Small-subunit ribosomal RNA from an uncultured bacterium, 1402 nucleotides, folded computationally. The RNAcentral record of the sequence draws on ENA and SILVA.
RNA sequence: CCUUAGAGUUUGAUCCUGGCUCAGGAUGAACGCUAGCUACAGGCUUAACACAUGCAAGUCGUGGGGCAGCAUGAAGUCAGCUUGCUGACUUUGAUGGCGACCGGCGCACGGGUGAGUAACGCGUAUCCAACCUGCCCCAUACUCAGGGACAGCCCGUCGAAAGGCGGAUUAAUACCUGAUGUUAUUGUUUGAAGGCAUCUGAUAACAAUCAAAGAUUUAUCGGUAUGGGAUGGGGAUGCGUCUGAUUAGCUUGUCGGCGGGGUAACGGCCCACCGAGGCGACGAUCAGCAGGGGUUCUGAGAGGAAGGUCCCCCACACUGGAACUGAGACACGGUCCAGACUCCUACGGGAGGCAGCAGUGAGGAAUAUUGGUCAAUGGAUGAGAAUCUGAACCAGCCAAGUAGCGUGCAGGAUGACGGCCCUAUGGGUUGUAAACUGCUUUUAUACGGGAAUAAAUGACGACACGUGUGUUGUUUUGUAGGUACCGUAUGAAUAAGGACCGGCUAAUUCCGUGCCAGCAGCCGCGGUAAUACGGAAGGUCCGGGCGUUAUCCGGAUUUAUUGGGUUUAAAGGGAGCGUAGGCCGGCGCUUAAGCGUGCCGUGAAAUGUCCCGGCUCAACCGGGGCACUGCGGCGCGAACUGGGUGCCUUGAGUGCGCGGAACGUAUGCGGAAUUCGUGGUGUAGCGGUGAAAUGCUUAGAUAUCACGAAGAACUCCGAUUGCGAAGGCAGCAUACGGCAGCGUAACUGACGCUGAAGCUCGAAGGUGCGGGUAUCGAACAGGAUUAGAUACCCUGGUAGUCCGCACGGUAAACGAUGAAUACUCGCUGUUGGCGAUAGACAGUCAGCGGCCACGCGAAAGCAUUAAGUAUUCCACCUGGGGAGUACGCCGGCAACGGUGAAACUCAAAGGAAUUGACGGGGGCCCGCACAAGCGGAGGAACAUGUGGUUUAAUUCGAUGAUACGCGAGGAACCUUACCCGGGCUCAAACGCAUGAGGACAGUCCCUGAAAGGGGAUCUUCUUCGGACCUUAUGCGAGGUGCUGCAUGGUUGUCGUCAGCUCGUGCCGUGAGGUGUCGGCUUAAGUGCCAUAACGAGCGCAACCCCUAUCGACAGUUGCUAACAGGUUAAGCUGAGGACUCUGUCGAGACUGCCGGCGCAAGCUGUGAGGAAGGUGGGGACGACGUCAAAUCAUCAUGCCCCUUACGUCCUGGGCCACACACGUACUACAAUGGCGGCCAACAAAGAGAGGCAAAGCCGCGAGGUGGAGCAAAUCUCAAAAAGCCGUCCCAGUUCGGAUCGCAGGCUGCAACCCGCCUGCGUGAAGUUGGAAUCGCUAGUAAUCGCGGAUCAGCAUGCCGCGGUGAAUACGAAAGCGGGCCUUGCACACACCGCCCGUCAAG
Repeated sequence: CCUUAGAGUUUGAUCCUGGCUCAGGAUGAACGCUAGCUACAGGCUUAACACAUGCAAGUCGUGGGGCAGCAUGAAGUCAGCUUGCUGACUUUGAUGGCGACCGGCGCACGGGUGAGUAACGCGUAUCCAACCUGCCCCAUACUCAGGGACAGCCCGUCGAAAGGCGGAUUAAUACCUGAUGUUAUUGUUUGAAGGCAUCUGAUAACAAUCAAAGAUUUAUCGGUAUGGGAUGGGGAUGCGUCUGAUUAGCUUGUCGGCGGGGUAACGGCCCACCGAGGCGACGAUCAGCAGGGGUUCUGAGAGGAAGGUCCCCCACACUGGAACUGAGACACGGUCCAGACUCCUACGGGAGGCAGCAGUGAGGAAUAUUGGUCAAUGGAUGAGAAUCUGAACCAGCCAAGUAGCGUGCAGGAUGACGGCCCUAUGGGUUGUAAACUGCUUUUAUACGGGAAUAAAUGACGACACGUGUGUUGUUUUGUAGGUACCGUAUGAAUAAGGACCGGCUAAUUCCGUGCCAGCAGCCGCGGUAAUACGGAAGGUCCGGGCGUUAUCCGGAUUUAUUGGGUUUAAAGGGAGCGUAGGCCGGCGCUUAAGCGUGCCGUGAAAUGUCCCGGCUCAACCGGGGCACUGCGGCGCGAACUGGGUGCCUUGAGUGCGCGGAACGUAUGCGGAAUUCGUGGUGUAGCGGUGAAAUGCUUAGAUAUCACGAAGAACUCCGAUUGCGAAGGCAGCAUACGGCAGCGUAACUGACGCUGAAGCUCGAAGGUGCGGGUAUCGAACAGGAUUAGAUACCCUGGUAGUCCGCACGGUAAACGAUGAAUACUCGCUGUUGGCGAUAGACAGUCAGCGGCCACGCGAAAGCAUUAAGUAUUCCACCUGGGGAGUACGCCGGCAACGGUGAAACUCAAAGGAAUUGACGGGGGCCCGCACAAGCGGAGGAACAUGUGGUUUAAUUCGAUGAUACGCGAGGAACCUUACCCGGGCUCAAACGCAUGAGGACAGUCCCUGAAAGGGGAUCUUCUUCGGACCUUAUGCGAGGUGCUGCAUGGUUGUCGUCAGCUCGUGCCGUGAGGUGUCGGCUUAAGUGCCAUAACGAGCGCAACCCCUAUCGACAGUUGCUAACAGGUUAAGCUGAGGACUCUGUCGAGACUGCCGGCGCAAGCUGUGAGGAAGGUGGGGACGACGUCAAAUCAUCAUGCCCCUUACGUCCUGGGCCACACACGUACUACAAUGGCGGCCAACAAAGAGAGGCAAAGCCGCGAGGUGGAGCAAAUCUCAAAAAGCCGUCCCAGUUCGGAUCGCAGGCUGCAACCCGCCUGCGUGAAGUUGGAAUCGCUAGUAAUCGCGGAUCAGCAUGCCGCGGUGAAUACGAAAGCGGGCCUUGCACACACCGCCCGUCAAG
């Protein structure tokens, strides 16, 4: 100085572990939609698949012979024409030049591709005294004399062609011979010098061998030999360089030596001989994949991934092999051979190699022009001009990338029209957006001007200098290109889209659709109100692009070196010994490998980065600096690590002493129990179970006694005890073996720790062989249980259980916690030893336990026996399932063990803790919950509701508890919503506005089932403002149509259960807890005590109403004790307020008092008193919430739907059907009864004017007539009934009343479908009800009647009222429901949960 971002998703919620997914960047990309310009860079990633056509390597005539074609010259002929000129033809290599040929150089460069290659291939560093190097540079020396051929050309010949053969002639810088030979190489001799023993060897001499080419303009260019340089190459070595061990052994030229061959050179490179080595767990060999690097992408970095374009290296050139030539090749556009393929063919034979540039086919999601030029740069050849150059430079195509520019700018509100949605109908939004006004002109179009790139080269001069170079003048050469650029004109004129809008993630509404169509990166949307699908409007993001797909890095600390873990989430090996390896105590001396630092060399360029500069800017490009964290070398330092060496004792070990233990192995011994055997006693069962049965037993069991036999295991002691490495070890004794501890401080002197491989041990079960076998007891058999029961239970019973030898090698082999060392608060118990002031306290060492501080941990928890703080070593983990499976290998007699995947699939799987719900878990408590009782229903008939069925319709809703005499407190019409049929369409009703009008309406008549339709008649009021009515039009209608799962309101249920919460504080990372828990108590979260809680709210209770007692006040319609009157009688009358009663206001009950218990709250008592006693009885009153509970048909209401109908009016029908099933009631089955009678009592609460209706009269009766009285403490309904007496005598009856017949009554427009009642007659089922089930705890159940609402009429229902009036509750075991605490949990849609296996179908 630079630099590090997270989110979604497991749960009801939480913390953690952990995977999946997303946001970023990148690309030689592809695809979809869209597209104005410019610059720069890029463009077959697939088939190293096959290739038509053209081009990509030639050049030199100053090496040569020549001359086909072209040009020139010369000569000749001919024509036009004729002085001459022009044209045509012929000859001539004479000249320019040159096809083919000989020769030289080049073709080994440049260009392409990445198949092969895991290698000295590449990178980096070093080395070659073990090497080569054409062209180029420097130096020295030389360049002499000869010769014979072969192409071409010519002739002949074979062949279709490609090509070949034969003959003749010929040149050279082609080839050959000889000479010379500076030098070179080799040999011999010499031997200075050196570190002088071996040895190295300067110098000099001699010998052998080896050269050459010429051309020409005469000044040069060449040629030869040698040495040196430069360049380029060859070789060797260190280090680095992918994955797999389910590849562990590989190797015979292999490893080395000696000698040779070969090479430019070293070398087993090759060969002969000799030896037996060499490589490998630091991964050989084998297999798979792959050109390597500079670099590129990403990343904070460390890393990870990649190797396209550009640069370097390598390899390859149809496939495989081989050499030739050459300085260089084992050669992309050379040769030969083999192979495949393609082409030509006269079938005999030939030709070819685009991984050069274009281009074609094929493959593929996919990648361009059969372009221009050598102007520049570079290359080959040449003396040079020059030629060639698909290298290169340019252009073309492609949004395929990066960068730049533009598509206008300013003003403009009536916030226009239109669209769209929202809306309180005012408006809002699109939106200054448009129109309109002014301005600008990049771009576009048109016209005009117009480069640099050429410094250079070439040519011709001049000058300098004099080995052909430099300077200078003139002139020549431009593909791109009339391009870039500049100017003028025109005019906003020519130019905007893509994706997205549920969360992550910026941005929302409407319509359509209705788990369909579809979306989706993850979570997930869609089943009628979809911000998630499709469209639209609006918005957001980016913009000549935007999205999708693919791939890489990141996020991912999710392989963790930086930088993770292993008690319970995945993960400690079952244990020990120990090899390699890793790590290692204290004090000196030394070394310098690691380490630190300075310097040197290298780390190509490009790239990166900083600065400067050039294209108008930028991208891009140029120049310079730095970086390139690397490697090598030379110094210096010495703390630390390592090496060497010396010493030390505390680590470790040894000695001596002491006590210790269920430590191991072997042998011996013991008693109890069990079973069996024998004998005795003894008799009918024993045994076994939840209950049984199988089994044993009169042939004598079980039981019991005595004796005997066998095998196995060791009661008590016995304990968070002891020992052992773990597994494990328990009667007693002996022998042998081993161990730790303590004490001491004599000895050694770091001898230590850990430990991959390896070796050993290793419960139970299992296996082999041989024994043994009492008990128990897999398999098996039988008996039970059960739907079944291959189980649990019972009776038997084989292997086994026991011993010896051997194998096997696994366990929840667990402390789910590897070993070792050091350090870090305490309290307490215990085992072994020691010390000491010695029976009691404190200490020390080594163990075994409990609780806790700090700390740690996701939490639970751990906490000197760590899961704390550190170090060392080993083992192991990386989402769930598939799977500890498959294959392979190793081990095993087998069983099986060890090692150990993948395809595919899911978005989770998991740990700890929290709150609920749940449990055939626990504790406490309550309730007509059971029990104890009383009465029912379930059987019959009928009523009523429901289901089902039927029907034109049987309208709709309610459906476990919490629907079913429910909505409905009253369906003949109406109601009515349903069905058939007939009508109406502003409509059945109402309001407003406008218009018309005084007619309509009404009444009557006709028609019709009615509604409706037609006709006649009749014709307002007024204060003149209008009112009233009718009609027409318009606006508002109407819907019991859908959705109660869009809603309000109301209601049911848990449940009148005692609960549900909040504030502040405290605890916990958090969900959450505490409070609200605990003890006692209560009907109660009622209260008291205790208490990190203190308070509070909604519930409970109380306050309200009725009822039970009393008092005060008030007395009419109520009452009548006293007084008086009076009647057949009667509060009938005067009167009275005493009583009853009515009404209002009060009193009273509070555990207040007493005894007992208790801390208190409170409980208790035949307690007192009291009308009432512990909530006196009853009612109203229903916490937070649950059941998407019920109701859109009471009502209200969103959305959707209908509008000559799904609205509305009317007639008739239906809701009342009827094989059947269920619920709720009623009436019975009889004697606690029926019937009759007489007599006579006693209520309460209600209702009454379209009403209740008395008395009287008529009728057997329903009822009729009648009408007093009464809007009611006055009159009426109104008779209360059970009661009492008599009779019946147990029967289908004098029970029971269904059903049916006849005759009547009442209501009503109307009783047929389809009302109620009366009389007479008929007289069904039914004789107390199966399984199972309901209500009720006192004025209750049961039983008896009375009233009311609804209502014209129609209750066995409902709601009320009183009369008579019980039985029982021991109790808390079990069943049901509920409350609190606690526990478990894999449930949270919450046990009607979750979930496993089998079978069947697909």